[in-house]
Molecule: FMN riboswitch aptamer (RFN element)
RNA sequence: AUUAAUCUUCGGGGCAAGGUUAUUCCUCCUUUGCGGGGAUGAUUCCUGACCGGCGGUAAAGUCCGCGACUCCCGUAAAAACGGGACUGACAUGGUGGAACUCCAUGACCGACAGUUAAGUCUGGAUGAAAGAAGACAAUA
Numbered sequence: 001a002u003u004a005a006u007c008u009u010c011g012g013g014g015c016a017a018g019g020u021u022a023u024u025c026c027u028c029c030u031u032u033g034c035g036g037g038g039a040u041g042a043u044u045c046c047u048g049a050c051c052g053g054c055g056g057u058a059a060a061g062u063c064c065g066c067g068a069c070u071c072c073c074g075u076a077a078a079a080a081c082g083g084g085a086c087u088g089a090c091a092u093g094g095u096g097g098a099a100c101u102c103c104a105u106g107a108c109c110g111a112c113a114g115u116u117a118a119g120u121c122u123g124g125a126u127g128a129a130a131g132a133a134g135a136c137a138a139u140a
Base pairs, nucleotide, nucleotide: 001139002138003137006135007134008133009132010131015048017047018046019045024039025038026037027036028035029033049120050119051110052109053066054065055064056063061108062107070085071084072083073082074081090106091105092104093103094102112123113122114121
C1' cells in the first nucleotide's frame, strides 16, 4: 500500500414566543338553537420560531446515487434474509480555472401509526441501516 474473509466501536436533528378560533367538560331555557354563559385549552389550527442521515462532486435537506419509512413477492405462517415497487423540494445575482455545493437575496420540502388535522409531541425504535473508523490476518 492492497483486500477474499472475520471481529469491534460509532452511526438523526428540531416549537423560543404569541393568538385562544378548534377540542373537552359544566351550566342556562316560555328562542332547544348554526343559541347564551363559564371553565379548560393545541409543539397538530393561525402568526412566528426551529431542524437537516450517508457516499460522490469546489464545501449540497432541494444535483447524481444510497439508506430509512410504507407496500408487494419468494412464503401456509414470516422474526431474520433475499428480490421488487414507491421515494419530497430552487431560483436569481456575484466570485472563481472549476460551485444547481461557496457568498448575497428570496423561496421550497419532509414516511407510517396514535391523538383533534403533526418535518419538530408520543410510538414501532435501548430497533434497523446507508456508511465511517479501527483491530486481526494475508500478500506485495